[in-house]
């Protein structure tokens, strides 16, 4: 330099055009339980989906570019 893949709550993942509200696990917070902690139970907060454009009536999802990470080729 060329090609390909990945980027979604604090962490790990799902969701691959539409059913308003982006789901699950762990973690965090509150309450209950307990003499206390842990375990267990109930609830809550937290991601406008890496960034910028485009396509579409509609984009986390498709296309282009940029950035970061990874792999291959030279």
């Nucleotide at each position: 330099g060329c090609u390909c893949g990945c980027u979604u709550a604090g962490u790990g993942u799902a969701g691959u055009g539409g059913c308003c509200u982006a789901a699950c696990a762990c973690g965090u917070c509150u309450c209950c339980c307990u003499g206390u902690c842990a375990c267990g139970g109930a609830g809550a907060a937290g991601a406008u989906c890496a960034c910028g454009g485009g396509u579409u009536c509609a984009a986390a999802u498709c296309c282009c570019g940029u950035a970061g990470c990874g792999a291959g080729c030279g």
This is a predicted structure of a 74-nucleotide RNA (transfer RNA) from a Candidatus Doudnabacteria bacterium. Its mean pLDDT, the model's own confidence on a scale to 100, is 81. Its Rfam family is "tRNA". NCBI's taxonomy places the organism under Bacteria, Bacteria candidate phyla, Candidatus Doudnaibacteriota.